A computed fold for a 1512-nucleotide RNA from Heliomicrobium gestii, annotated as small-subunit ribosomal RNA.
RNA sequence: UUUGAUCCUGGCUCAGGACGAACGCUGGCGGCAUGCCUAACACAUGCAAGUCGAACGGAGAGCCGAAGUUUCGGCGGAGGCUCUUAGUGGCGGACGGGUGAGUAACGCGUGGAUAACCUGCCGGAGAGUGGGGGAUAACAGCCCGAAAGGGCUGCUAAUACCGCAUAACGUUGUCUGAGGACAUCCUCAGACAACCAAAGGAGCAAUCCGCUCUCCGAUGGAUCCGCGUCCGAUUAGCUGGUUGGCGGGGUAACGGCCCACCAAGGCGACGAUCGGUAGCCGGCCUGAGAGGGUGAACGGCCACACUGGGACUGAGACACGGCCCAGACUCCUACGGGAGGCAGCAGUGGGGAAUCUUCCGCAAUGGGCGAAAGCCUGACGGAGCAAUGCCGCGUGGGGGAUGAAGGUCUUCGGAUUGUAAACCCUUGUCUUCAGGGAAGAAAUUUGACGGUACCUGAGGAGGAAGCCCCGGCUAACUACGUGCCAGCAGCCGCGGUAAUACGUAGGGGGCGAGCGUUGUCCGGAAUUACUGGGCGUAAAGCGCGUGCAGGCGGACAUUUAAGUCUGAGGUGAAAGACCGGAGCUCAACUCCGGGGCGGCCUUGGAAACUGGGUGUCUUGAGGGAUGGAGAGGACAGUGGAAUUCCCGGUGUAGCGGUGAAAUGCGUAGAUAUCGGGAGGAACCCCAGUGGCGAAGGCGACUGUCUGGACAUUACCUGACGCUGAGGCGCGAAAGCGUGGGGAGCAAACAGGAUUAGAUACCCUGGUAGUCCACGCCGUAAACGAUGAGUGCUAGGUGUUGGGGGUAUCGACCCCCCCCCAGUGCCGCAGUCAACACAAUAAGCACUCCGCCUGGGGAGUACGGCCGCAAGGUUGAAACUCAAAGGAAUUGACGGGGGCCCGCACAAGCGGUGGAGCAUGUGGUUUAAUUCGACGCAACGCGAAGAACCUUACCAAGGCUUGACAUCCUCCGGACCUUGCAGAGAUGCGAGGGUGCCCUUCGGGGAGCGGAGAGACAGGUGGUGCAUGGUUGUCGUCAGCUCGUGUCGUGAGAUGUUGGGUUAAGUCCCGCAACGAGCGCAACCCUUAUCCCCAGUUGCCAGCGAGAGAGUCGGGGACUCUGGGGAGACUGCCCGGGACGACCGGGAGGAAGGCGGGGAUGACGUCAAAUCAUCAUGCCCCUUAUGUCUUGGGCUACACACGUGCUACAAUGGGCGGUACAAACCGAAGCGAAGCCGUGAGGUGGAGCGAACCGGAGAAAGCCGCUCACAGUUCGGAUUGCUCUCUGCAACUCGAGAGCAUGAAGGCGGAAUCGCUAGUAAUCGCGGGUCAGCAUACCGCGGUGAAUACGUUCCCGGGCCUUGUACACACCGCCCGUCACACCACGAAAGUUGGCAACACCCGAAGUCGGCGAGCUAACCGCAAGGAGGCAGCCGCCGAAGGUGGGGUCGAUGAUUGGGGUGAAGUCGUAACAAGGUAGCCGUAUCGGAAGGUGCGGCUGGAUCACCUCCUU
Repeated sequence: UUUGAUCCUGGCUCAGGACGAACGCUGGCGGCAUGCCUAACACAUGCAAGUCGAACGGAGAGCCGAAGUUUCGGCGGAGGCUCUUAGUGGCGGACGGGUGAGUAACGCGUGGAUAACCUGCCGGAGAGUGGGGGAUAACAGCCCGAAAGGGCUGCUAAUACCGCAUAACGUUGUCUGAGGACAUCCUCAGACAACCAAAGGAGCAAUCCGCUCUCCGAUGGAUCCGCGUCCGAUUAGCUGGUUGGCGGGGUAACGGCCCACCAAGGCGACGAUCGGUAGCCGGCCUGAGAGGGUGAACGGCCACACUGGGACUGAGACACGGCCCAGACUCCUACGGGAGGCAGCAGUGGGGAAUCUUCCGCAAUGGGCGAAAGCCUGACGGAGCAAUGCCGCGUGGGGGAUGAAGGUCUUCGGAUUGUAAACCCUUGUCUUCAGGGAAGAAAUUUGACGGUACCUGAGGAGGAAGCCCCGGCUAACUACGUGCCAGCAGCCGCGGUAAUACGUAGGGGGCGAGCGUUGUCCGGAAUUACUGGGCGUAAAGCGCGUGCAGGCGGACAUUUAAGUCUGAGGUGAAAGACCGGAGCUCAACUCCGGGGCGGCCUUGGAAACUGGGUGUCUUGAGGGAUGGAGAGGACAGUGGAAUUCCCGGUGUAGCGGUGAAAUGCGUAGAUAUCGGGAGGAACCCCAGUGGCGAAGGCGACUGUCUGGACAUUACCUGACGCUGAGGCGCGAAAGCGUGGGGAGCAAACAGGAUUAGAUACCCUGGUAGUCCACGCCGUAAACGAUGAGUGCUAGGUGUUGGGGGUAUCGACCCCCCCCCAGUGCCGCAGUCAACACAAUAAGCACUCCGCCUGGGGAGUACGGCCGCAAGGUUGAAACUCAAAGGAAUUGACGGGGGCCCGCACAAGCGGUGGAGCAUGUGGUUUAAUUCGACGCAACGCGAAGAACCUUACCAAGGCUUGACAUCCUCCGGACCUUGCAGAGAUGCGAGGGUGCCCUUCGGGGAGCGGAGAGACAGGUGGUGCAUGGUUGUCGUCAGCUCGUGUCGUGAGAUGUUGGGUUAAGUCCCGCAACGAGCGCAACCCUUAUCCCCAGUUGCCAGCGAGAGAGUCGGGGACUCUGGGGAGACUGCCCGGGACGACCGGGAGGAAGGCGGGGAUGACGUCAAAUCAUCAUGCCCCUUAUGUCUUGGGCUACACACGUGCUACAAUGGGCGGUACAAACCGAAGCGAAGCCGUGAGGUGGAGCGAACCGGAGAAAGCCGCUCACAGUUCGGAUUGCUCUCUGCAACUCGAGAGCAUGAAGGCGGAAUCGCUAGUAAUCGCGGGUCAGCAUACCGCGGUGAAUACGUUCCCGGGCCUUGUACACACCGCCCGUCACACCACGAAAGUUGGCAACACCCGAAGUCGGCGAGCUAACCGCAAGGAGGCAGCCGCCGAAGGUGGGGUCGAUGAUUGGGGUGAAGUCGUAACAAGGUAGCCGUAUCGGAAGGUGCGGCUGGAUCACCUCCUU
């Protein structure tokens, strides 16, 4: 890190440690370590094993030098000394050093055995060393060869070689005796016989070093055995010298090690054989441990030395720097032949991500040879290179605030970098220079390292810091750039204009000569669970039984001592690790001491438990007897109802079927009905969370055969038991084979419907099949999704079978109680993630079996086994994802349910949609047609009014501190009048005019205008997805929450649910809840009635006046005005309601159950609308995206839509007369009378800042007249002419008047809107905006209806409940084919390669055996010969090679198959809500595809049930 959230399951990922590492950036010093993990690839060059002259003969060099000789210079050289050493000989080259290929093995580890063995040099002991012989290298000569080398002849020595002698405590044989043991046997003693030795050297010598035989020891080695030692069973059978025996051979030695013969064995699920991989261990890394991983360096063992084979020599080899053969490769060559083997040290090439110097020295340690000196030693000791690792040190220390400069950020105040720096003082580790200078040497010589470590002195902060990270995990945040780009990323995930996640900077965090990255291992991971997990629903119980092996197993007694426990002994190498100490200044490192070393072996003991033996027991198990229950199984037979068919009768036009239909059947007589017959299948009622069975499963009745369980009894056996890998058997449905049968039903199929389509659902038909017999198949949601067995752990209640008690004289039956066995429900403890389970456990325990380990790929592929087939069973990987899941929660949703509202439907009235026009919008057009608003909730909306202005748009012409704000400087009063040019902005001029306040009269100040410079202005430019504010909408809907408490692991629940009631979460009752808040209601305004007060400009009943009008006097009654108050609260009555809340009716009242209307809009939803009201972050423009001007545009017009107006007419039109409002407005205003005009209007100017005057005539209505159904006397569009008004100006583009013109239109398709009463409809009036312009908008009154049965349905909403795979929430989710791209895999005619085995052929070297006519020194020999040996030949075996057929593992392969992945492809809609035909499982069949249908099964299906209907 899965979810909106939660708990659980579960995987993925990170933080830790480690490394023989590598890579990136960086890099001061020292110490100690380490350094080809890859090509056991190939190697140039040098070195790595020699030594001994005191074993031997020569040769060479130097020196001395006898005899002899001499020309006296010498010559000559016997011999001697010193040095060297090719050869013979000895010892050593079997150690040391390297590597890890092979090897799954007695290879290694550990412990034993050898009575089955060897051992040079070394130590100890005993004995001996006499006397002979023959050769041969070197050398010389000749010859062959390019070379490497070789041949022949001749000479010579030995510690070389060979006889002979001597000889036992030796060996062998025979005989005898004693002792011992472990099966073969071992040890000791005696007798006899046979056999076997030797070498010398040095020294004057003493003597020393050698030599031979034997024994003992030591050391080293060899062999055998127990135990341990990786993966695969998709490797289950393997084996012919194989297993054993007798005899022989061979070896140091046992042995089939080898051979002949005989027997037929041996190994294997406790994993043989085969395949893959691998050197093993001490240890190392990790881990709390158990464990896991690993096997560099150091140490032990093994194996190997170019590849394969082989032996020789030797004490030791099958031999790294030896030999022979074969093969591959490289080199030399005169082409005839030769040479070679770095997995020794350096080094080279190559491979690779990657691993060093062709260094110094034998001074030390160790090794070989030697008497020694000494020689050799790439073992070793050192140095070099590399931050490869570990450890240590340094890059300075103290002071230093103006908190400098610079950088970064900023809210512009400041903050931070930061005591950091500068500056002052100081130190000297490292470094540099100079001087001194070791230990390592034990011992008198000898030091590579090394003039090193170390010491002393001097100089000077001077020469020495980087890397990674900063979204969460995880410690550390800002700015800018970028804009799903570039990029980051370990997981989750960042980036689409404000990115703490990219890049850079500043700042910060971490570590530090390093830091990061990558890889690998362990850890975390209890994620293979031994310690220490699980399996009802998450992955996981085999479909069920039976049962061999195995595992486990009752009571008592006794014995044994295998397990177990305990004492002792041996071993467990060293190093490492741990503890203590010591030495390098510390540490790393090294040294010393100690403990430990889980284990194995030997031996003494214990006997509880487990195991083994023996004896006994009855409770486990089984048997006997008695009894009843049952769809348990098999076979045979019998029965009735119903369907269908056939025959006959009656009878007539339909039947059938569906949502509705049609196909179909029927006048050739159906359906219906009666009678008769045929045939097949299934068995109504009884019938029941009843019964039986192991499961599948079993249902009419009767008979026969048969299995199991239960109860009672306590007679028998005496642990006989449980489980159960394999094995074997059974096993629904479908399906298969053969043969029957076939009524009904019914895959496929056909037709009819439905539909966009309908390979479906519905209908009519219909074949396999369903049935029987026999044989296969072997699977299911074969489920309780719960393996079997045993014991234990509260209850309650039902039911089946049996038994008992009680009642009763007795009792089958009844009531009640108890027990056993079965089967249900509820429920405590307990368990569980929850749901739930709960004596029928999912509780507490034990035994045994099966199974699981993230999702997909996939129950697929390949292989094996089974099957006639279908297919079953066993059962992967590549690749891919960061999840997939379980339970529960809150929502949302459902073509789920219940309850309830709303002009939601219904019932009504009037409209819209058709016409003309107005207006808005889309679209189109345009230089521009400025912008915004887009379902409801944009569209007579922003616009409460675009000719200019407005105006944001376009064209053209201008300005650049600007049209507007603040600041600075200078000038000038401001201002007014006016000329010319220009479309105007503007430009160029002329004239008039000198103000206000203070004043020290110089001047200063405020305001205004002009000029100038720069800070800045300005922007209706972008972002409503950065925002504030405002608004719409759900919705005036009745909801939304909180505190405390309680419940739940938790999300959360409760409260707020329930029963009533209401317009209302309104109120009442109940209740683990009790309260509270925002909403509802009320408080506010208005309207309806009355009262009081007040009485002008309003009013006028009565009185008076009066010349017509409340006109005047007057009045305060009335209307009215506008202040105050009253009134209505279910208050009263009746009924209902359990009580109550409340409801129904009634009285009174102007008004009655919220009286009508308004204002008032909860938590929230829609990233809803608005940056163009305003405000505002960020971005952008700055002689322009600002600003001014003129003109144009927003008024366009093929079209489409919304909202309206006017109509289509007679309930009407026209004309005349006549009546009644409310509300509102008026000073740049309303504007009267009068006069003019047909009229718009003009004139006029009274009155009025308005209860006074004016707008102002209300209209429909009413009373008359006319029109008579007609495109009209309806309707008024359009157009022409003439005018009026506003305004600077009506061309684009205003309104109005008059005359003329008279269009469409005759009530409007699908569809759709408003309205429940003073409402709809209809009629006019006013106002705002406004110069002018109203069919729009906001108001006002007049006239004034119809209908509501009701809540089934449509829409919206509220509450409860249910299902869910939805949660950007059904406009959700999601399946399969097809198409495209990429990826991995399977199959495939084949092709190709590796590996191992088998059969046969050939057969090198070589051992062994045979022959040995050729050759032949030692011994014998009367000398001829013999013995022996050699060459050579033959034979067995035998590497490489060849041939062959198979096996196995890879690679590749036209084509093909499915699979996976991939922001926006196609077709459909299968699944999730009853997903619209409930879904799913098995099987069969069909279909583009999901899928449909048949048969059987499951619930992991909703629901009080009626055609279909896609998507987001």
Record summary
The RNAcentral record of the sequence draws on ENA and SILVA. NCBI's taxonomy places the organism under Bacteria, Clostridia, Eubacteriales, Heliobacteriaceae, Heliomicrobium. Rfam family: Bacterial small subunit ribosomal RNA. Rfam links the family to the GO terms ribosome and structural constituent of ribosome.